Overview:
A computed fold for a 141-nucleotide RNA from a soil metagenome, annotated as SAM riboswitch aptamer (S box leader). The RNAcentral record of the sequence draws on MGnify. The prediction has a mean pLDDT of 77.
RNA sequence: CUCAUCCAGAGGGGUGGAGGGAUUCGGCCCGGUGAAGCCCCGGCAACCACCACGGUGACGCAUGCUCGCCCUGCGUGUGGCGAGUCCCGUGACAGGUGCCAAUUCCGACCCGUAGCCAAGGUGGCCGCAGGGAAAGAUGAG
Numbered sequence: 001c002u003c004a005u006c007c008a009g010a011g012g013g014g015u016g017g018a019g020g021g022a023u024u025c026g027g028c029c030c031g032g033u034g035a036a037g038c039c040c041c042g043g044c045a046a047c048c049a050c051c052a053c054g055g056u057g058a059c060g061c062a063u064g065c066u067c068g069c070c071c072u073g074c075g076u077g078u079g080g081c082g083a084g085u086c087c088c089g090u091g092a093c094a095g096g097u098g099c100c101a102a103u104u105c106c107g108a109c110c111c112g113u114a115g116c117c118a119a120g121g122u123g124g125c126c127g128c129a130g131g132g133a134a135a136g137a138u139g140a141g
Base pairs, nucleotide, nucleotide: 001141002140003139004138005137006136011041012040013039014038015037019030020029021028024108025107026106027105042100043099044098047096048095051091052090053089054088055087057086064085065084066083067082068081069080070079104135109132110131111130112128113127115125116124117123
């Protein structure tokens, strides 16, 4: 940098001793009934790897791709068998990560939508079902 996912799920002990919820601001929470960090054990989940099975593999009646053999017989886009491999799906597993308060705790920007104030210079304030963006996190490349 790219892609996918982020309203589900899963906590005890030891150590430590005041912060923590990424960052800034606002809010709201957690925390001496012990925060962060570190260690141990346990758990959750299933992104990747491994394994098994399957094929609806753009469209099209009809080939995922490659190779080999057979059939056909020289015509090409259509047969059969086998092997390898990509993709997709399902299942299993738990090796590499990850995670285990609150939706990624919520908002901020845009769209949508409700209201209030002031006023005639289309300004200011405040909220919210919902959608998106940005940022971030995790995985894979």